[in-house]
Molecule: small-subunit ribosomal RNA
Organism: marine metagenome
RNA sequence: UGAGUUUGAUCCUGGCUCAGAAUGAACGCUAGCGAAAAGCUUAACACAUGCAAGUCGAAUGCUUUUUUAAGCAUGGCGAACGGGUGAGUAACGCGUAAGAACCUACCAAAAAAUUCUUGGAGAUCAGGAAUAAAGAAAGAUAUGUGUAUCGUUUUUUGAUGGGCUUGCGUAAGAUUAGAUUGUUGGUGGGGAAAUGGCUCACCAAGUCGAUGAUCUUUUACUGGUCUUAGCGGAUGGCCAGUCACACUGGGACUGAGAUACGGCCCAGACUCUCUUUGGAGGCAGCAGUGAGGAAUCUUGGACAAUGGGCGCAAGCUUGAUCCAGCUAUUUCGCGUGGGUGAUGAAGGUUAUUUGGAUCGUAAAACCCUUUCAUGAAGAUGAUUAAAUAAUGCCUUAUCUUCAAAAAGAAGCUCCGGCAAAUUCUGUGCCAGCAGCCGCGGUAAGACAGGAGGAGCAAGUGUUAUUCAGAAUUAUUGGGCGUAAAGGGCAUGCAGGUGGAUAGUUGUUGUUGAUUGUGCCAUUCCAAUUGUUAGCAUUGGGUUUGCAAUCAAUACACUUUAUCUUGAGAUCAAAAGAGGAAGAUAGAAUUUCUAGUGGAGAGGUUAAAUUCUUAGAUAUUAGAAGGAAUAUCAAGUGCGAAGGCAAUCUUCUGGUUUGUAUCUGACACUGAGGUGCGAAAGCGUGGGGAGCAAACAGGAUUAGAUACCCUGGUAGUCCACGCCGUAAACUAUGUCUACUAGUCGUCGGGGGGCUUGUCCCUUUGGUGGCGCAGCUAACGCGUUAAGUAGACCGCCUGGGGAGUACGGCCGCAAGGCUAAAACUCAAAGGAAUUGACGGGGGCCCGCACAAGCGGUGGAGCAUGUGGUUUAAUUCGAUGCAACGCGAAGAACCUUACCUGCCCUUGACAUCCUCGGAACUUGUCAGAGAUGACUUGGUGCCUUCGGGAACCGAGUGACAGGUGCUGCAUGGCUGUCGUCAGCUCGUGUCGUGAGAUGUUGGGUUAAGUCCCGUAACGAGCGCAACCCUUGUCCUUAGUUGCCAGCACAUCAUGGUGGGAACUCUAGGGAGACUGCCGGUGACAAACCGGAGGAAGGUGGGGAUGACGUCAAGUCAUCAUGGCCCUUAUGGGCAGGGCUACACACGUGCUACAAUGGGCGGUACAGAGGGUCGCAAACCCGCGAGGGGGAGCUAAUCUCACAAAACCGUUCGUAGUCCGGAUUGGAGUCUGCAACUCGACUCCAUGAAGUCGGAAUCGCUAGUAAUCGCGGAUCAGAAUGCCGCGGUGAAUACGUUCCCGGGCCUUGUACACACCGCCCGUCACACCAUGGGAGUGGGCUGCACCAGAAGUAGGUAGCUUAACCUUCGGGAGGGCGCUUACCACGGUGUGGUUCAUGACUGGGGUGAAGUCGUAACAAGGUAGCCGUAGGGGAACCUGCGGCUG
Repeated sequence: UGAGUUUGAUCCUGGCUCAGAAUGAACGCUAGCGAAAAGCUUAACACAUGCAAGUCGAAUGCUUUUUUAAGCAUGGCGAACGGGUGAGUAACGCGUAAGAACCUACCAAAAAAUUCUUGGAGAUCAGGAAUAAAGAAAGAUAUGUGUAUCGUUUUUUGAUGGGCUUGCGUAAGAUUAGAUUGUUGGUGGGGAAAUGGCUCACCAAGUCGAUGAUCUUUUACUGGUCUUAGCGGAUGGCCAGUCACACUGGGACUGAGAUACGGCCCAGACUCUCUUUGGAGGCAGCAGUGAGGAAUCUUGGACAAUGGGCGCAAGCUUGAUCCAGCUAUUUCGCGUGGGUGAUGAAGGUUAUUUGGAUCGUAAAACCCUUUCAUGAAGAUGAUUAAAUAAUGCCUUAUCUUCAAAAAGAAGCUCCGGCAAAUUCUGUGCCAGCAGCCGCGGUAAGACAGGAGGAGCAAGUGUUAUUCAGAAUUAUUGGGCGUAAAGGGCAUGCAGGUGGAUAGUUGUUGUUGAUUGUGCCAUUCCAAUUGUUAGCAUUGGGUUUGCAAUCAAUACACUUUAUCUUGAGAUCAAAAGAGGAAGAUAGAAUUUCUAGUGGAGAGGUUAAAUUCUUAGAUAUUAGAAGGAAUAUCAAGUGCGAAGGCAAUCUUCUGGUUUGUAUCUGACACUGAGGUGCGAAAGCGUGGGGAGCAAACAGGAUUAGAUACCCUGGUAGUCCACGCCGUAAACUAUGUCUACUAGUCGUCGGGGGGCUUGUCCCUUUGGUGGCGCAGCUAACGCGUUAAGUAGACCGCCUGGGGAGUACGGCCGCAAGGCUAAAACUCAAAGGAAUUGACGGGGGCCCGCACAAGCGGUGGAGCAUGUGGUUUAAUUCGAUGCAACGCGAAGAACCUUACCUGCCCUUGACAUCCUCGGAACUUGUCAGAGAUGACUUGGUGCCUUCGGGAACCGAGUGACAGGUGCUGCAUGGCUGUCGUCAGCUCGUGUCGUGAGAUGUUGGGUUAAGUCCCGUAACGAGCGCAACCCUUGUCCUUAGUUGCCAGCACAUCAUGGUGGGAACUCUAGGGAGACUGCCGGUGACAAACCGGAGGAAGGUGGGGAUGACGUCAAGUCAUCAUGGCCCUUAUGGGCAGGGCUACACACGUGCUACAAUGGGCGGUACAGAGGGUCGCAAACCCGCGAGGGGGAGCUAAUCUCACAAAACCGUUCGUAGUCCGGAUUGGAGUCUGCAACUCGACUCCAUGAAGUCGGAAUCGCUAGUAAUCGCGGAUCAGAAUGCCGCGGUGAAUACGUUCCCGGGCCUUGUACACACCGCCCGUCACACCAUGGGAGUGGGCUGCACCAGAAGUAGGUAGCUUAACCUUCGGGAGGGCGCUUACCACGGUGUGGUUCAUGACUGGGGUGAAGUCGUAACAAGGUAGCCGUAGGGGAACCUGCGGCUG
């Protein structure tokens, strides 16, 4: 002191979570020792057993005894302390500080009196024992002296303890607002220790309460403890002080003291006992038991110490206390060894570059030490304890000495980030983990195990709880325009706050000083003592508080006087849709009447419903009626807000300005309260033209409960009364002061001159821009969201929910107030970059358009899907798969299927043994293969052997077209040959980012120019490369032949030539260079000249950053996984060639621009020795024979075809078309059955130009014609090339598709194939209502009345005193009255639980229906209200712009 988590990224808001400290703790794993502490937080639940309060013989009596002494009864003192617990209590209970009207045994001081006690005024007199126990009764009696001590009575004082009173402080709830009748006060009795309604009689009617009474819920309080920087927050166990309680409730007695924990009486519940009449009991004392619970100890020892009780004392007693026991519950201390030691061993793990790395100086080994634990011996020590004696516990000790051996002693958690620490294997969205984010779907650093590492350590993790972090309730120390949050607006009581000057009183606040108190302990500081530490001891300080006394008087308050600047008033002016009432007006709609008129009108994207020949619409005139007031009109005005708009009149509120005067702080704000308050809606009565929820019909649609259309009722209007809400918004409370400007506009005043549609200035409104400042940003900015002050309201994560319940209001609709359970880790604001839009702008492309030719229809070829099959191997699947991998499946290929075989293997390396290698032939078999057989012994040599090859054996290994292209490399496709994609430095911004790259032009182009907080640069574009088009030059064979010559029927055939063509080397040429125009003097564009070629001359190669988890593990390579007598290898046959069907790509056609026949002409580029093959001969032909020539500018494939010239056919399923089928052949090849190509003869199908739809192409292009090549034994309609002939059209960019740039909106970012809403169905969860039901608490009224106390008293009874002896006084019992506990009855309130059924809510994997919202979301959305509808929603009215 912070960190993680919302986003593609950013800043902010905001919650959730973590790191820290703590505990009377518990649980898991583990565990050596000691010291000091602590130990039922739950059932104030029930308790067996033992103990926990006794003591006194110097008070009295009796008994026993020789005495000492002991015991019993009475009596005294104590038992009200000590110990326990926290149920109750929100209270003078506690804390703190005060006070006056009191008591106080024992103790202390002083004085006086008395002498057994009780009763009695007194003289004096009186009395005699029973029981099981509780209980009842009694407590008799003669006397003298002295000492010491204790006691006793009265009074006063002190000390101690206690009672009472008061100020202040001490929880939550207003969804508890009124409470109270002895209540408040007085007078007088009574009572009490004492004040007092404490009690009673009478009188009065008070008293408490928004500064929270009463009621409800919870709770013992404090010193302190934990935490915190502090303020605070939480807490009150141990220790200490106070209070309360003692099975539950009530009551008194005794006593100094109790309303009594181990006393009594009564009632109740429970337990025990019993002869059933009755009786006994109270662990919240110490141990202990059961129960409850996650959980908390021994039925121990001693009175030795400290303290208490009694006693003269000895002493007795004391579960107080002191000790011990149990428990890692906490804190503290110690140990589990130290040194040397590298063959860096083995082994494990990992990895593989086959070296190694790590556990690891670790171990072993050698040396050293012995705390603690263990063993042995000794001391009479230490301590309790200040001296002596005895005693308890620690004590099997401690202390001293000695002994032995590293010997007996380490775990727990974690290792994705936060947060220190990483790898292997297994698993495969499974099992599991998780504090938050999240991890796991076959390469998991996140699961489980191993190895290694990190942290702490006799502990360590988890769980629970508290504080902190959290400035996340903000006093210190937060906010409210858009994130949650300003009340719809005003008025105003209480309250809070309050102008200037001068005094005064009090000293109330405030400040200072002093005094008292603030217990002890604790915390802090210093010191001391136990070996250290925790612990303990001593001293100091602190205790921030309260009270008292003294002092100060600036400020605040109180009080007095004055003032005028705040506020208000008088006077004079001004503007205005300010309000209320009444009257009036003109346009327009509609309706009615009448006229004209004659077929449609209306409505829509298009229609229809509708109106209309019974005369509509249109038009003219008149009438009726209701509502609203065009132009003026302007982000102009007025009003507190809602709101207010024709004109006039009446009444009326506020505002502004000006100048003087008056009052003299009269002010500001404002909880409750009161009033006003759009639209919709409600009630009563009117009114009703238009519009128009609902409703009806017509359309649209998959549907259309909507949008559109035609109608149409409430309503809209008026009066009176309710309602009280809106996006009631400036999403910005009211008031005051201060803080740069500038530009408008409305109302008033002043000044100036040049008198104007002027300028300057002032004041009150209302707007735009903007400095400082503020803000998360957007933005605000003298009309603040700036700087300050006063007061009020409101907020504290999202959802549930502005909902439920309760209360108040309302006729109702509903409004106001206002939760919780549960659930999520987000929800949200502003801005950024993209992507997208049925948003906008600009631009491009065979994108459309304009054209030409096709596909889609037919037959066939080929590929795919599907189906079939033993197998139809596998891959490619929108564009960007489908004549694709495959430049060529009869076998082979071949990966598939069936069958038969092989197992170190068809192939590679290593080891051992044998043999040269190799070869002839026969048999079996489908073959692989098997059996037998013939020939052959080679090469090099240092003679040891070696090299190549073959066979056998052994194990390492081979092998895999098996899986994963979503583990990969490489290669490729696509957007796209589109013009884009980026960087450095600088600048701007908190930041993501922006700028540059945008803008104005221009281009095929981010091409270039200009401008510019940018300046430069890179990858792309272009150019450089190849080819083609022109020319020049060099060279001249195999090519060429102009001129010269020879030869031939003829031919560059020959000599020769080097001109031409051509070949293949090198050059030239084209650059907007020149001219004109446009443009901004630019870039550039348009036109022209010249030129073979003109603006990139044509074509090719060339493919930026990236996208698609695009394609390929079957080209190749490769990680991981899998198979290993098989998923490997060999062989034969089959399959990849199947066939109801569907699609793609092609070929051939449908014919006359044609078909057939005959004749004639012109290419280019290629191939060829396992080859191309000529001439010639044979065959109708495919072809056969033949073999010259050619390793090719020489020979050959090889006759190019369309074209051209003739001829025929005459629009027909044909002399078109050629499928199909039959027959006969040729060729290749071991082999053409499945399953080749070609030839001939015969056959002669569909098809007459092709629906919706759709493809290619902009010039040597389309179209059309043939030729060649690769592959290949053979097998192209495919593919790759070549040349021949050779068009049409492009106005143009509205539209479709794709793309580029700028801009805008966004709730999208997996990016519109996005996101997302509601009903319904299913499952689960919590919750509201609910006929009720059952508990708890409690109010009121009444009944009842134990024990007890007080009062009364006719009955009964009675020791003391009196007596006249009769009795009396007094007492007791009984009865009775008052008070009263438990209990009962009735009726309310409140709270908890439960309840058939029911309401909405939340969560859930892929369910159903639609598509409401986000883009103009396809009808802009939203707010309030009303109606309607399966649902989201739709519609009406008013409002808002978000």